RNA sequence: CCUAGAAAAAGGCAAACCUGCCGCGAGGCAGGGGCGCAAAGCCACGGACCUCUCCGAAGAGGAGGCAGCCGGGCCGCCGAA
Numbered sequence: 001c002c003u004a005g006a007a008a009a010a011g012g013c014a015a016a017c018c019u020g021c022c023g024c025g026a027g028g029c030a031g032g033g034g035c036g037c038a039a040a041g042c043c044a045c046g047g048a049c050c051u052c053u054c055c056g057a058a059g060a061g062g063a064g065g066c067a068g069c070c071g072g073g074c075c076g077c078c079g080a081a
Stems, first nucleotide, its partner, number of pairs: 005078001012037002017032006035068001041074003045071003049065003052061003
């Protein structure tokens, strides 16, 4: 220096739920909260899922959502046996 992911240390994030605001909705933002997380940091590129619209139906459209579902890309803290 690289690797690792520890019942280590420092720092970090924050599910459900509650309150307020925004959105037709999925959902988002802020505060509280803390189930969990070593990428639970960033990016909707592929798939899944969800919403909306169209459609008689089958189905179609990223018109949206979701990064805490799985891949992929970019970047990164600490650091032992």

The RNA shown here (c-di-GMP-I riboswitch aptamer) has 81 nucleotides and comes from Rubrobacter sp. Its Rfam family is "c-di-GMP-I riboswitch aptamer". Gene Ontology term of the family: cyclic-di-GMP binding. It was read from a public genome assembly, where an Rfam model found it. The coordinates come from a structure-prediction model, not an experiment, and the mean pLDDT is 84.